[in-house]
RNA sequence: CGCCUAAUCCCCUGUCUCGGAGGCGGGGGAGCGGAGGACCCAAUGGGAUGUUGAACCCGGGGGCGAAUCGGCCGAGGCCAGAGCCGUAGCGCGACUCUUUCCGCGCGAGCCCGUCAGCUAACUCCGUCGGCGCUGAA
Repeated sequence: CGCCUAAUCCCCUGUCUCGGAGGCGGGGGAGCGGAGGACCCAAUGGGAUGUUGAACCCGGGGGCGAAUCGGCCGAGGCCAGAGCCGUAGCGCGACUCUUUCCGCGCGAGCCCGUCAGCUAACUCCGUCGGCGCUGAA
C1' cells in the first nucleotide's frame, strides 16, 4: 500500500516519559456483525398403556461461518481412521462499478447444552485473527 474476515473509526481516562508523539490498560460512542424475543403464519417424533391424563421407554435439537453434499479406498465381510476425486457455495486477479471469458485459491473450524421456528417493541453479545496479489474484453 493491498487481501480474507463483522472485526473499523472517534472521544474520555490511567500509566510508561522531563515533555511531545506513541505504546499498553480501562470506559463510552458511531459504524458494521450476531443472538434471543409477540400477534399472524408455520410446526406438533415413535412405542406400550389408556375413559382422560400423568408417568415410563426410544430418538435429541440448535447456532456462527462460503465451508454443504456425493463417490473412491488393498488386506474374507462390516464399521472407523487417514488419504484421494468431485460438488452446493465462497474469495482473489490494484482507479471504480456491472457483465462475460480466462487463471489461481477456499470448500474449515468452533459454540450452546435437552433449549431457542418466523417475529414488531424490547433485551443481550462481538468488533478477533491471518496474509501478500497485479489476465483480458